This is a predicted structure of a 78-nucleotide RNA (transfer RNA) from a Nitrososphaerota archaeon.

């Protein structure tokens, strides 16, 4: 140094090719119900500038560019 893949809620992912109005799940965690108790079941809720910046659009999580992390594949020194 090149070339790729990842980066949405604490955690683990979904959506993204063919861009649409309030961004979604399981689990986790909070209050409740049940239940002698816990677990399990059940009701409910709180949690995310979608990695940061610009850019293109009426509209970007979705396209385009830089950049930051992070994994792997080559190559160079040695």
């Nucleotide at each position: 140094g090149g070339g790729g893949g990842c980066g949405u809620a604490g955690c683990u992912c979904a959506g993204c090719a063919u861009g649409g109005a309030c961004a979604g799940a399981g689990c986790g965690c909070c209050g409740g119900c049940c239940c002698u108790c816990u677990a399990a079941g059940c009701c409910g809720g709180a949690a995310g500038c979608c990695g940061a910046g610009g850019g293109u659009u009426c509209g970007a999580a979705u396209c385009c560019c830089u950049c930051c992390g992070u994994c792997c594949c080559c190559g160079c020194c040695a």

Its mean pLDDT, the model's own confidence on a scale to 100, is 80. Its Rfam family is "tRNA". By type it is a transfer RNA.